RNA sequence: CCCCGACAAGGGUAAACCUCACGAAAGUGGGGGGCACAAAGUUACAGACCCUAGCAAGUGGAAAGCUUGCGGGUGGCUGGGCUGCCGAA
Numbered sequence: 001c002c003c004c005g006a007c008a009a010g011g012g013u014a015a016a017c018c019u020c021a022c023g024a025a026a027g028u029g030g031g032g033g034g035c036a037c038a039a040a041g042u043u044a045c046a047g048a049c050c051c052u053a054g055c056a057a058g059u060g061g062a063a064a065g066c067u068u069g070c071g072g073g074u075g076g077c078u079g080g081g082c083u084g085c086c087g088a089a
Stems, first nucleotide, its partner, number of pairs: 004087002012037002017032006035076001041082003045079003048074004054070006
């Protein structure tokens, strides 16, 4: 230094749920909470999943509805990229 990850030390993050705000929604942010997490730090690049207000195309008698795409979201779904604390076996 790399792999690795202790019933180690000092710390960190924060699921469900409650609450306030934002959003059409998925969801996000603040407060409480604490299931878990050694990258549960960061990044939507690949895959996966979720949403459909608006726009476009298709379908349709239709301005309804439906499908697809654009678009939005999840990093606590997986892989990849970037970065990082500690040090027993």
Molecule: c-di-GMP-I riboswitch aptamer
Organism: Candidatus Bipolaricaulota bacterium